This is a predicted structure of a 147-nucleotide RNA (FMN riboswitch aptamer (RFN element)) from Leucobacter weissii. The sequence was found by an Rfam model in a public genome assembly. Its Rfam family is "FMN riboswitch aptamer (RFN element)". Rfam's curators write: The RFN element is a highly conserved domain that is found frequently in the 5'-untranslated regions of prokaryotic mRNAs that encode for flavin mononucleotide (FMN) biosynthesis and transport proteins. Gene Ontology term of the family: FMN binding.

RNA sequence: UAUGUGUUCCGGGGCUGGUGAGAAUCCAGACCGGUGGUGACAGUCCACGAACCCCGUAUCCGCGGGGCCGAACCGGUGGAAUUCCGGUACCGACGGUGAUGCGCGCGGGGAGGUUCCGCGCGCGAGUCCGGAUGAGAGGAACGCGGA
Numbered sequence: 001u002a003u004g005u006g007u008u009c010c011g012g013g014g015c016u017g018g019u020g021a022g023a024a025u026c027c028a029g030a031c032c033g034g035u036g037g038u039g040a041c042a043g044u045c046c047a048c049g050a051a052c053c054c055c056g057u058a059u060c061c062g063c064g065g066g067g068c069c070g071a072a073c074c075g076g077u078g079g080a081a082u083u084c085c086g087g088u089a090c091c092g093a094c095g096g097u098g099a100u101g102c103g104c105g106c107g108g109g110g111a112g113g114u115u116c117c118g119c120g121c122g123c124g125a126g127u128c129c130g131g132a133u134g135a136g137a138g139g140a141a142c143g144c145g146g147a
Base pairs, nucleotide, nucleotide: 004144005143006142007141008140009139010138015029016028017027018026030127031126032092033091034048035047036046037045043090044089052067053066054065055064056063057062072088073087074086075085076084094130095129096128101123102122103121104120105119106118107117108116109115
């Protein structure tokens, strides 16, 4: 000390207020950012993982293969930055909950309405609950072999 291998450990963050009879989901503001890479530090560049969907084996678990997979610009510094600094934006799996909410449709009450009642369909969380005391991209330390 290249590379190989074993063991152990690590390996996802984030809320206050307002309205209201009632909201951790509405409104306002605030806050958060997995892993490796990239000429210099990245949620928004490149790739990967998780999640979700499909197929094969299979009772299941699991394993293998495939698919899906969000979002950024401008200016500045510099040899070099979509990564830093300044400014202004944007994004966020699946399931659950869903203020007595919102939208659409139908039916009914009522003299009538933008009103009331009932039914159906749809929408509604990055920060709450759950799978998950899980898995994992990978990382670190130590050991062994080896040059």
Description: Model confidence (mean pLDDT): 79 of 100.